[in-house]
RNA sequence: AACCGAUAAUCGCAAACCUUCCGAAAGGCAGGGACGCAAAACCUAUGGGCCUAAGGAAUUCGUUCUAUGGCAGCCGGGAUACCGAA
Numbered sequence: 001a002a003c004c005g006a007u008a009a010u011c012g013c014a015a016a017c018c019u020u021c022c023g024a025a026a027g028g029c030a031g032g033g034a035c036g037c038a039a040a041a042c043c044u045a046u047g048g049g050c051c052u053a054a055g056g057a058a059u060u061c062g063u064u065c066u067a068u069g070g071c072a073g074c075c076g077g078g079a080u081a082c083c084g085a086a
Base pairs, nucleotide, nucleotide: 004084005083012037013036017032018031019030021028022027035073042078043077044076047075048074049071050070051069055066056065057064058063
């Protein structure tokens, strides 16, 4: 230095759910709250994947398809960072 990651130390983040607001929805902001996280800090949605379907298209009028809307706490990739037992 790289890899690795404790029943170590220090500093952090914050799922579900509740409330306000935005949104057609998915989802998001803020506050509360902690399931978890060793990069659950940053970038990437033109790497793959997933969610929604307003508008549009089709329709047997039941519905189906579609992202130009979203998710980075699904997996991966990029460039960085704290600590140091095995």
Background
A computed fold for an 86-nucleotide RNA from Cohnella fermenti, annotated as c-di-GMP-I riboswitch aptamer. Of the family's consensus pairs, 89% are formed in the model. Its Rfam family is "c-di-GMP-I riboswitch aptamer". From the family's description: GEMM was predicted in a large-scale screen for bacterial structured RNA regulatory elements.